[in-house]
RNA sequence: UUACCCAAGGAGCGCUGCAGCGACCGCCCACGUCGCCAGGCUUGGGCCGCAUUCACUCAACGGCGCUCACCUGAA
Numbered sequence: 001u002u003a004c005c006c007a008a009g010g011a012g013c014g015c016u017g018c019a020g021c022g023a024c025c026g027c028c029c030a031c032g033u034c035g036c037c038a039g040g041c042u043u044g045g046g047c048c049g050c051a052u053u054c055a056c057u058c059a060a061c062g063g064c065g066c067u068c069a070c071c072u073g074a075a
Base pairs, nucleotide, nucleotide: 004046005045006044007043008042009041010068011067012066013065014064015063018040020036021035022034023033024032039061
């Protein structure tokens, strides 16, 4: 660094369906069809668990529509 695992990024419902996965077709592929599918991204941690003290701070994002929650401002 990558892979993998865990956690967080407020919650829920509906729709579409790329990548991916599965099935079918095909000698094998490819293509195609059908089904699933909108945390697949970012950040932190990773041998496991518990306790105490101090200070400061607390991301950026996630197709379309709707609802709620939270923060701020105006009326």
Record summary: Predicted 3D model of a 75-nucleotide RNA (SAH (S-adenosyl-L-homocysteine) riboswitch aptamer) from Ottowia oryzae. Its Rfam family is "SAH (S-adenosyl-L-homocysteine) riboswitch aptamer". The literature on the family includes a 2008 paper in Mol Cell by Wang et al., "Riboswitches that sense S-adenosylhomocysteine and activate genes involved in coenzyme recycling". Its family is annotated with S-adenosylhomocysteine metabolic process and regulation of gene expression in the Gene Ontology. The sequence is in RNAcentral, with records from Rfam. Lineage of the source: Bacteria > Pseudomonadota > Betaproteobacteria > Comamonadaceae > Ottowia. Model confidence (mean pLDDT): 81 of 100.